[in-house]
This is a predicted structure of a 75-nucleotide RNA (Fluoride riboswitch aptamer (crcB RNA motif)) from a Bacillota bacterium. NCBI's taxonomy places the organism under Bacteria, Bacillati, Bacillota. The sequence was found by an Rfam model in a public genome assembly. Its mean pLDDT, the model's own confidence on a scale to 100, is 81.
């Protein structure tokens, strides 16, 4: 130096927030006394449209609770 795995943190999993879990990703650069600064990973749904426009279901990846919406009943 390269590759794989393992811990441990951190980030993502089509519309909120919270525990618990599952899978993914987690690299470069330039700069600094520490640090920051830029680019990227993982992720971004279906119909429909040359592209725009339109239309559908869904607040989870998955389980519970909350809250927003929707549809019924009773009061």
């Nucleotide at each position: 130096u390269u590759u794989a795995g393992g811990c441990u943190a951190g980030g993502c999993g089509a519309u909120g927030g919270a525990g618990c879990u599952c899978g993914c990703c987690u690299u470069a650069a330039c700069u600094u006394a520490a640090g920051g600064u830029u680019a990227g990973a993982a992720c971004c749904a279906c119909c429909g449209u040359u592209u725009c426009a339109g239309g559908u279901u869904a607040a989870u990846g998955g389980c519970u609770c909350c809250u927003a919406c929707u549809g019924u009943u009773a009061g």